This is a predicted structure of a 362-nucleotide RNA (Bacterial RNase P class A) from Williamwhitmania sp. Its Rfam family is "Bacterial RNase P class A". Rfam classes the family as a ribozyme. Rfam's curators write: Ribonuclease P (RNase P) is a ubiquitous endoribonuclease, found in archaea, bacteria and eukarya as well as chloroplasts and mitochondria. The gene name in the source record is rnpB. Its mean pLDDT, the model's own confidence on a scale to 100, is 77. The RNAcentral record of the sequence draws on ENA.

[in-house]
RNA sequence: CCAGAGAGCAGCUUCACCGCUGUUUGAAAAAAUGGAGGAAAGUCCGGGCAACACAGAGCACCAUGCUUCCUAACGGGAAGAUGUUCGCGAGGGCAUAGUAACGUAACAGAAAAAAACCGCCACAUCUUCGGAUGCGGUAAGGGUGAAAAGGUGGGGUAAGAGCCCACCGGUUUCAGUGGCGACACUGAGAGCCGUACGUCUUAUGGGUUGUAAGGCCAUGUAUACCGGCAGCUGAGGACUGCUCGUCCAAUGCCGGGGGGUAGGCCGCUUGAGCUUAGGGGUGACUCUAAGAAUAGAUAAAUGGUGAGGGUUUGGGUAGCAAUACCUAGAAACAGAACCCGGCUUACAUGCUCUCUGGCUUU
Numbered sequence: 001c002c003a004g005a006g007a008g009c010a011g012c013u014u015c016a017c018c019g020c021u022g023u024u025u026g027a028a029a030a031a032a033u034g035g036a037g038g039a040a041a042g043u044c045c046g047g048g049c050a051a052c053a054c055a056g057a058g059c060a061c062c063a064u065g066c067u068u069c070c071u072a073a074c075g076g077g078a079a080g081a082u083g084u085u086c087g088c089g090a091g092g093g094c095a096u097a098g099u100a101a102c103g104u105a106a107c108a109g110a111a112a113a114a115a116a117c118c119g120c121c122a123c124a125u126c127u128u129c130g131g132a133u134g135c136g137g138u139a140a141g142g143g144u145g146a147a148a149a150g151g152u153g154g155g156g157u158a159a160g161a162g163c164c165c166a167c168c169g170g171u172u173u174c175a176g177u178g179g180c181g182a183c184a185c186u187g188a189g190a191g192c193c194g195u196a197c198g199u200c201u202u203a204u205g206g207g208u209u210g211u212a213a214g215g216c217c218a219u220g221u222a223u224a225c226c227g228g229c230a231g232c233u234g235a236g237g238a239c240u241g242c243u244c245g246u247c248c249a250a251u252g253c254c255g256g257g258g259g260g261u262a263g264g265c266c267g268c269u270u271g272a273g274c275u276u277a278g279g280g281g282u283g284a285c286u287c288u289a290a291g292a293a294u295a296g297a298u299a300a301a302u303g304g305u306g307a308g309g310g311u312u313u314g315g316g317u318a319g320c321a322a323u324a325c326c327u328a329g330a331a332a333c334a335g336a337a338c339c340c341g342g343c344u345u346a347c348a349u350g351c352u353c354u355c356u357g358g359c360u361u362u
Base pairs, nucleotide, nucleotide: 001358002357003356004355005354006353007352008351009350010349012309013308014307015306016305017304018303020035021034022033023032024031025030037333041344042343044342045341046340047339048338049210050209051208052207061206062205063204064203065202066080067079068078069077070076081096082095083094084093085092086091097201098200101199102198103197104196105195117142118141119138120137121136123134124133125132126131150168151167152166153165154164155163169193170192171190172189173188174187175186176185177184178183214266215265216264217263223258225256226255227254228253229252230251236248237247238246239245274291275290276289277288278287279286280285311330312329313328314327315326316325317324318323
């Protein structure tokens, strides 16, 4: 210098004018001052908070599933283990409880698990002596397949086969050593020897709904209910068989009044929070001390215009070059809505650190 791997940071800026929104001051006019993110996003997981539900137990359902740890908690994170896979490498991805029982394995192939299609072998029959047919044995060879009954060699056999043996690979049992542990290594033993996925079993966790939760205040209109007044040539009812009378009462007006609509207030932003320093820890994280601190909108404010500066791209001019000047552009993903911890996803451009491979020079 080129090409990469891992981790991280920044995420244009200044001024002027015009707006939007919170707060404070003010009688008002107005003034002063604060006003998005690293993901505010997806709403995927966990928690706080709130309302409702809930004797206890079991089943079902859903999620997770190696080990140890971190944490308020988690399906998150850290450090590790084993296997597998991609990369020359730095490194990256994926998987992991149990296996008693059961199921499935396309196409091809005889057969996908108590495997005879070709082949090999014994026997019987026939024979034109080449072989053919029948019956049985055989997983060494061929062929099919993603996968074919551990591999190589020897013994053995009619031919073969872990049938037997040696070595290698795996599984498993026992012992020892190391590790908190997953597990690793060593030694000895057992011929024990297909793979993948699923059902299933098991352990742990899970009540539901989300701040539009939920609480409070409450104008006007209408009105349950209560009280007062009026109640006509008086509807209706009760006291009675009838008449009167009395009471209830329709209706109207006035007052009180609960619920509740519009609207307003609280919830609402100081939180398991952030920064710095020191201590502990490999690390996630944690302890101590100090410090800095104002977004809270509600159909939803945080914006627009202009000028300059920086960054960068194309073109031009000058210059050996570095570079300078002129000119035309470009600038992402995105947009708080109760609050935190994570995860995931998106992101123009610029920068930093560590590491890997290659080339060159000294």